[in-house]
Context: one part of a larger RNA
RNA sequence: UGACGGGGGCCCGCACAAGCGGAGGAACAUGUGGUUUAAUUCGAUGAUACGCGAGGAACCUUACCCGGGCUUGAAUUGCAGAGGAAUAUAGUUGAAAGAUUAUGGCCGCAAGGUCUCUGUGAAGGUGCUGCAUGGUUGUCGUCAGCUCGUGCCGUGAGGUGUCGGCUUAAGUGCCAUAACGAGCGCAACCCUUAUCAUUAGUUACUAACAGGUCAUGCUGAGGACUCUAGUGAGACUGCCGUCGUAAGAUGUGAGGAAGGUGGGGAUGACGUCAAAUCAGCACGGCCCUUACGUCCGGGGCUACACACGUGUUACAAUGGGGGGUACAGAGGGCAGCUACCGGGCGACCGGAUGCCAAUCCCAAAAACCUCUCUCAGUUCGGAUCGAAGUCUGCAACCCGACUUCGUGAAGCUGGAUUCGCUAGUAAUCGCGCAUCAGCCACGGCGCGGUGAAUACGUUCCCGGGCCUUGUACA
Numbered sequence: 001u002g003a004c005g006g007g008g009g010c011c012c013g014c015a016c017a018a019g020c021g022g023a024g025g026a027a028c029a030u031g032u033g034g035u036u037u038a039a040u041u042c043g044a045u046g047a048u049a050c051g052c053g054a055g056g057a058a059c060c061u062u063a064c065c066c067g068g069g070c071u072u073g074a075a076u077u078g079c080a081g082a083g084g085a086a087u088a089u090a091g092u093u094g095a096a097a098g099a100u101u102a103u104g105g106c107c108g109c110a111a112g113g114u115c116u117c118u119g120u121g122a123a124g125g126u127g128c129u130g131c132a133u134g135g136u137u138g139u140c141g142u143c144a145g146c147u148c149g150u151g152c153c154g155u156g157a158g159g160u161g162u163c164g165g166c167u168u169a170a171g172u173g174c175c176a177u178a179a180c181g182a183g184c185g186c187a188a189c190c191c192u193u194a195u196c197a198u199u200a201g202u203u204a205c206u207a208a209c210a211g212g213u214c215a216u217g218c219u220g221a222g223g224a225c226u227c228u229a230g231u232g233a234g235a236c237u238g239c240c241g242u243c244g245u246a247a248g249a250u251g252u253g254a255g256g257a258a259g260g261u262g263g264g265g266a267u268g269a270c271g272u273c274a275a276a277u278c279a280g281c282a283c284g285g286c287c288c289u290u291a292c293g294u295c296c297g298g299g300g301c302u303a304c305a306c307a308c309g310u311g312u313u314a315c316a317a318u319g320g321g322g323g324g325u326a327c328a329g330a331g332g333g334c335a336g337c338u339a340c341c342g343g344g345c346g347a348c349c350g351g352a353u354g355c356c357a358a359u360c361c362c363a364a365a366a367a368c369c370u371c372u373c374u375c376a377g378u379u380c381g382g383a384u385c386g387a388a389g390u391c392u393g394c395a396a397c398c399c400g401a402c403u404u405c406g407u408g409a410a411g412c413u414g415g416a417u418u419c420g421c422u423a424g425u426a427a428u429c430g431c432g433c434a435u436c437a438g439c440c441a442c443g444g445c446g447c448g449g450u451g452a453a454u455a456c457g458u459u460c461c462c463g464g465g466c467c468u469u470g471u472a473c474a
Base pairs, nucleotide, nucleotide: 001474002473003471004470005469007468008467009466010465011464012463013462015458016457019421020420021419022418023417026313027312028311029310030309031308032307033306034304035303042053043052064299065298066297067296068295069294070293076122077121078120079119080118081117082116083115088103089102090101091100092099093098107112124288125287127286128285129284133282134281135277136276137275138273140271145184146183147182148181149180150179151160152159153158164175165174166173190265191264192263193262195233196232197231198230199229200228201227205222206221209220210219211218236259239253240251241250242249243248315414319373320372321371322370323369324368331362332361333360336355337354340351341350342349343348380411385406386405387404388403389402390401391400427450428449429448430447431446432445433444
């Protein structure tokens, strides 16, 4: 100087407390461990691995296993030589890759172009080392810290500044001060959302006028409103009262759409964990070179006495079922989204039309009204299994999703323990997108609808910050 303490003081955080809803019990989905296997490819492992890399494993992907092939090689490229452009058609064999046979073809005025074969130089490796590395990332932590120049103090390591008092979300600021200044962080500048004004009105809108329809901004028209998207205003403790030297704090304050950082996002200091990644990529070294390279067929990554994590669905009446009937936002659409019509109980199919989209389409659910069920393993719950189908795709056996009929398992609110959340939040309801032929999505990322409870407080648990103290630790 640090680190540590079941030392002390001050302070903060969904850290506890106060609440609400979960997990831990059940079934299923998914990841992991283990076991098994020819292979179950590899990586990630307290917090910071385990719906993670993977934003799509039937083939492909694919790196693994078995089998069959190739060896300048699947791709790119230099040089030399040979052939020389339709680089083609047909056959045999084979699971395919490939091997092999026959026939045919022979560019261009030139510059030049292109393919095949042979040889050769480069190849190729998801092989090893993340403890040789770059780059990127997680975490402490959006915590308030981490440093420097000059000066001063100390033999020196180092200290001071950065301490103290008050204050703040903040090393934020004020005062004090052997320190005076400065940098990286904080804050602000950026995006979005909440209000208003203005400019502009098409595909959006429709108050007034007119036309028209069973009906509808449908049409003329309008530039008011909504909305769209550019510009600007607005919030600064600015005003008032109280407290305070100040910074600032406070109020059933005023005004205001918004009040004290208005809400949300992006933004992550010096560093820590020899943290993660050589399998995204790059790269040093080492290793393989008729194989640790490469092509193909099939299998595997989907196994299953078991254990754990994360989820979904439930155990019901604030509910289940039938019928009726409203209201979003954000997105996507041409190998696409499809209105509408017909067929089918349905998944879907056959037609047909609009839309490269503020124009057309995908397209809401919970809610609300009404009928029924009456507390039961049930009209709860839907696993599992049987049958028949639909769709995608060369192909659904291993191993797809969906539909219909039948079957109707566990489960009656879950031990110790444990997680999330402070407001348009939790809870709950549906919708969209990426990936994608299809989909094992109950995942991920977004969007809106309905919409709570509680916080006395900081004694305690956890994590963190500052000061101080002890130490046989570095």
Predicted 3D model of a 474-nucleotide part of an RNA (small-subunit ribosomal RNA, 3' major domain) from a wastewater metagenome.